[in-house]
RNA sequence: CUCAAUGGCGAGGGGCGCCGCGCGAGCGGCUGAGAAGCACCCGUCGAACCUGAUCCGGGUCAUGCCGGCGGAGGGAAUGCCAGGGCAGGAGGGC
Numbered sequence: 001c002u003c004a005a006u007g008g009c010g011a012g013g014g015g016c017g018c019c020g021c022g023c024g025a026g027c028g029g030c031u032g033a034g035a036a037g038c039a040c041c042c043g044u045c046g047a048a049c050c051u052g053a054u055c056c057g058g059g060u061c062a063u064g065c066c067g068g069c070g071g072a073g074g075g076a077a078u079g080c081c082a083g084g085g086c087a088g089g090a091g092g093g094c
Stems, first nucleotide, its partner, number of pairs: 003088001006082004012042003016037001017030005049074003055068004
């Protein structure tokens, strides 16, 4: 001097289903962090999210509603600033 936890900002990744009513705009209900929100969630220590999947079991008016599948495969490859000395390590200088 750098690296960790943690916080902020930027850029990045992601999902948005089911039921009822209504001609429609829309309204109401269910689950959920979020069901189009200036929001929410996630960022490799990655279960955010996608695939398998028009899957399997249970339940529900119905639905990824719950569980299994499953730590299976894939998945954004993180810039800047702040922060801090408990612990450990590396490099440089004297």
Record summary: This is a predicted structure of a 94-nucleotide RNA (TPP riboswitch aptamer (THI element)) from Methylocystis sp. Taxonomically the source falls in Methylocystis (Bacteria, Pseudomonadati, Pseudomonadota, Hyphomicrobiales). The coordinates come from a structure-prediction model, not an experiment, and the mean pLDDT is 75.